Small-subunit ribosomal RNA, 5' domain from an uncultured prokaryote, 530 nucleotides, folded computationally. Model confidence (mean pLDDT): 87 of 100. RNAcentral holds the full RNA, with entries from ENA.
Context: one part of a larger RNA
RNA sequence: GAUUGAACGCUGGCGGUAUGCUUAACACAUGCAAGUCGAACGGUAACAGGCAAAAGCUUGCUUUUGUGCUGACGAGUGGCGGACGGGUGAGUAAUGCAUAGGAAUCUGCCUUAAAGUGGGGGACAACCCGGGGAAACUCGGGCUAAUACCGCAUAAUACCUUCGGGUUAAAGCUGGGGCCUUUUUGGCCUGGCGCUUUAAGAUGAGCCUAUGUUGGAUUAGCUUGUUGGUGGGGUAAAAGCCUACCAAGGCGACGAUCCAUAGCUGGUCUGAGAGGAUGAUCAGCCACACUGGGACUGAGACACGGCCCAGACUCCUACGGGAGGCAGCAGUGGGGAAUAUUGGACAAUGGGGGAAACCCUGAUCCAGCAAUGCCGCGUGUGUGAAGAAGGCCUGAGGGUUGUAAAGCACUUUCAGUGAGGAGGAAGUAUUCAGUGUGAAUAGCAUUGAGUAUUGACGUUACUCACAGAAGAAGCACCGGCUAACUCUGUGCCAGCAGCCGCGGUAAUACAGAGGGUGCAAGCGUUAAUC
Numbered sequence: 001g002a003u004u005g006a007a008c009g010c011u012g013g014c015g016g017u018a019u020g021c022u023u024a025a026c027a028c029a030u031g032c033a034a035g036u037c038g039a040a041c042g043g044u045a046a047c048a049g050g051c052a053a054a055a056g057c058u059u060g061c062u063u064u065u066g067u068g069c070u071g072a073c074g075a076g077u078g079g080c081g082g083a084c085g086g087g088u089g090a091g092u093a094a095u096g097c098a099u100a101g102g103a104a105u106c107u108g109c110c111u112u113a114a115a116g117u118g119g120g121g122g123a124c125a126a127c128c129c130g131g132g133g134a135a136a137c138u139c140g141g142g143c144u145a146a147u148a149c150c151g152c153a154u155a156a157u158a159c160c161u162u163c164g165g166g167u168u169a170a171a172g173c174u175g176g177g178g179c180c181u182u183u184u185u186g187g188c189c190u191g192g193c194g195c196u197u198u199a200a201g202a203u204g205a206g207c208c209u210a211u212g213u214u215g216g217a218u219u220a221g222c223u224u225g226u227u228g229g230u231g232g233g234g235u236a237a238a239a240g241c242c243u244a245c246c247a248a249g250g251c252g253a254c255g256a257u258c259c260a261u262a263g264c265u266g267g268u269c270u271g272a273g274a275g276g277a278u279g280a281u282c283a284g285c286c287a288c289a290c291u292g293g294g295a296c297u298g299a300g301a302c303a304c305g306g307c308c309c310a311g312a313c314u315c316c317u318a319c320g321g322g323a324g325g326c327a328g329c330a331g332u333g334g335g336g337a338a339u340a341u342u343g344g345a346c347a348a349u350g351g352g353g354g355a356a357a358c359c360c361u362g363a364u365c366c367a368g369c370a371a372u373g374c375c376g377c378g379u380g381u382g383u384g385a386a387g388a389a390g391g392c393c394u395g396a397g398g399g400u401u402g403u404a405a406a407g408c409a410c411u412u413u414c415a416g417u418g419a420g421g422a423g424g425a426a427g428u429a430u431u432c433a434g435u436g437u438g439a440a441u442a443g444c445a446u447u448g449a450g451u452a453u454u455g456a457c458g459u460u461a462c463u464c465a466c467a468g469a470a471g472a473a474g475c476a477c478c479g480g481c482u483a484a485c486u487c488u489g490u491g492c493c494a495g496c497a498g499c500c501g502c503g504g505u506a507a508u509a510c511a512g513a514g515g516g517u518g519c520a521a522g523c524g525u526u527a528a529u530c
Stems, first nucleotide, its partner, number of pairs: 001530004006526005013377006019370002021335001026333003030330003035080003040077002043073002047071003050067008087288003096213007105205002110201008118152001120150002127142006158167003172193006179187002214260003221251003226248008263285004267278004290311005313324004341367001343366003349363001350361004380410004390401004414471001416466005424457001427453011474519005479500003485514005495502002
């Protein structure tokens, strides 16, 4: 000099933009953060409507009861999603990361293509009945549906194979319709969404190898599933991954093993570079989710807001037993020099579910707080010598503060008040016209036009008008380094100080004042890096 996720002191007008627990991976009150689908299913607890009956009477309304008939929908079965998104950096020195390669693999949803989607069955929830428990919850009996579950059929370019053969699947739902029947309904035709098998792709994931990746030798030897082979097992997959047997290997001063420290990278800071330091925000990868262990489900987890066991802690209890996990967003206590709101909205972008409308989304977008950083703007402009008054200095003449002020003439950025006012909106619904599908002027999909409608931010950005210089400057320093000097007080005292050093009676070095210098909504100090 540059820099910082900074803190502290003094001071503080506005806007934009970014950033904001670096410490206790300490403990957490409260709310929210993952749901959705009735176009899979039986249904109907609530709300609304219809229908039927009864009652009241104000004679067309009110009340009651019944009815899933309709819009919808609590709880339940079922599907998909809770493996993403979000947080943190404890562990990890290599099971990680970075770069470059590799072969022995899997991959839900998505895309392309081929084939199929036939015919049956028995249950279990919900519900009803009964029991236990303070609660959490739970037990028994009975009824029932399905895209839940299980056989049968069919089946290859799938799998196995002795190449003869053998094995293996499925589920329906819904929109529309001249015709045919028909008990409502269905058959048939057609469209959409699904389901099963297979092939290929895409995406994602698992595995292997090489090289690189902090310090310590006051850590020199380490290793028995250890190194290799065979048989067997196991995995989606190679492999001591596991196991039985056999051999005795394998690693190491090119630093094994051990100890300490540490998430890694793109990057960031600094530097002319080489290098050094660093790994906040943003992005990629990894690891973790109260501590330790385990598997289940699933395409995918050994799963932050899932399960089981053990432990510590907290809470409830009728003492028998139960409940919990903010390193999600806010917020609280604690720790600390130190780090924000228990805010708004799904309008946009994206994600999950759904045919869609739509629902959910503390992701995200916004707002709030903080000079924490960076950037921009303002705190007036011109004129004005009687060089006013006052202050300070003085050699008492004057000098300086100083065109500074006052005065005069202007302007109105920003803030304030009022008015106007984009863009972020793409979509969605509906009507009409066309195109495709189709038997169809249904329906569905799509294109165009018209109409209606969707904004948290938001009193938006921006523009105009109004009034008035009106509301807006401090901080550090002035001995040398280092830009900037005098007076007074003090008297080795009080004090200063980054280094050299000042202070013991004229201190440009302490304290105050006047003046000056430097930066400026900041300025200094401290800490830290180059």